The RNA shown here (transfer RNA) has 73 nucleotides and comes from a Bacteroidales bacterium. The prediction has a mean pLDDT of 80.
RNA sequence: GUCUCUGUAGUUCAGUUGGAAGAACAGCGGAUUUUUAAUCCGCGAGUCGUUGGUUCGAAUCCAAUCAGGGACA
Numbered sequence: 001g002u003c004u005c006u007g008u009a010g011u012u013c014a015g016u017u018g019g020a021a022g023a024a025c026a027g028c029g030g031a032u033u034u035u036u037a038a039u040c041c042g043c044g045a046g047u048c049g050u051u052g053g054u055u056c057g058a059a060u061c062c063a064a065u066c067a068g069g070g071a072c073a
Stems, first nucleotide, its partner, number of pairs: 001072007010025004019056001027043005049065005
C1' cells in the first nucleotide's frame, strides 16, 4: 500500500427481508436471613466508533474516515 473482519449499556454479546434497541453479568433500591452468601422483586444506564448520503423511516443500505485484529505485498 491492497483486501478483509470487528466497533451496540460499566463488561461479555444478541439484534442484517430497513419500522426506531435487548439479554446475561455487574451496579443501585427493596423482600427474605441473626449477619454474609444465595434466592426473589424492582430500577437506572446506550449520540449503535465518527461524518455525510439514500429513504416517509437507518444499528441495519451506500460513501468517506477513525481505532483494533487478520491476510497478501